[in-house]
Predicted 3D model of a 72-nucleotide RNA (transfer RNA) from a Clostridiales bacterium. The organism belongs to Eubacteriales, within Bacteria. The RNAcentral record of the sequence draws on ENA. It matches the Rfam family "tRNA". Rfam classes the family as a transfer RNA. Its family is annotated with triplet codon-amino acid adaptor activity in the Gene Ontology.
RNA sequence: GCAUGCAUGGUGUAAUUGGCAGCACCCCGGUCUUCCAAACCGGCGGUGCGGGUUCGAAUCCCGCUGUGUGCU
Repeated sequence: GCAUGCAUGGUGUAAUUGGCAGCACCCCGGUCUUCCAAACCGGCGGUGCGGGUUCGAAUCCCGCUGUGUGCU
């Protein structure tokens, strides 16, 4: 340099082919307990960046950034 994959809360992951972004852990609050833990209930928090298409984009298209793999 070329080809290709990936990027979603603090962390790990899903989203069934474009239609309200879900789950687990962590964290916070509550119930319970003499206290802690466990258990149960509730809550906060997210689509790498910039454009395009569309009534509507995590999803499709283009560029960029970071990263993995292969080739040279």